[in-house]
The RNA shown here (transfer RNA) has 74 nucleotides and comes from Parcubacteria group bacterium Greene0416_36. Rfam family: tRNA. By type it is a transfer RNA. Rfam describes the family as follows. Transfer RNA (tRNA) molecules are approximately 80 nucleotides in length. Taxonomically the source falls in Bacteria candidate phyla (Bacteria). The sequence was found in a public genome assembly.
RNA sequence: GCGCCCGUAGCUCAGUUGGAUAGAGCAAGACACUCCUAACGUCUAGGCCGCUGGUUCAAUUCCGGCCGGGCGCA
Repeated sequence: GCGCCCGUAGCUCAGUUGGAUAGAGCAAGACACUCCUAACGUCUAGGCCGCUGGUUCAAUUCCGGCCGGGCGCA
């Protein structure tokens, strides 16, 4: 330099043949239980879906550019 894949919550990931409120597990906080702690249980908060433009009535999803990460070729 070229090609391919990935970027969604603090962490690990799902999701979407474009459609109205974006989810799970772990972690965090509160409550309940317990003599106390842990475990189990209930609830809560936490994200403008990497950035920016385009297409569209409508974009996390489709297209372009950029940034970051991984793999391969040279």